[in-house]
RNA sequence: GAAAAAGGCAAAAUACUCGAAAGAGUAUGACGCAAAGCUUUGGGUCUAAAGUAGGAUACUACUAUGAUUGCCAAGUUACCGAA
Numbered sequence: 001g002a003a004a005a006a007g008g009c010a011a012a013a014u015a016c017u018c019g020a021a022a023g024a025g026u027a028u029g030a031c032g033c034a035a036a037g038c039u040u041u042g043g044g045u046c047u048a049a050a051g052u053a054g055g056a057u058a059c060u061a062c063u064a065u066g067a068u069u070g071c072c073a074a075g076u077u078a079c080c081g082a083a
Stems, first nucleotide, its partner, number of pairs: 001080001008033002013028006031070001037076003041073003044068003051062004
């Protein structure tokens, strides 16, 4: 990040499984992606089991130690090679 070439990944949805949930894994499937490869290091966002507080109770609020790399940055690795 132009033209190509070789390729790569896989959104939503569906099925099964795990999970308290957010969500994740596998299979089908392609919305798209020049890092839509990897890492939660910083921020954002999502969830709230356990905990804390309130409440007769039902519940409500707060809170990641949970999740998201296809939210943004950062670090790191990688194919091709015009300006």
A computed fold for an 83-nucleotide RNA from a soil metagenome, annotated as c-di-GMP-I riboswitch aptamer. The prediction has a mean pLDDT of 90. Its Rfam family is "c-di-GMP-I riboswitch aptamer". From the family's description: GEMM was predicted in a large-scale screen for bacterial structured RNA regulatory elements.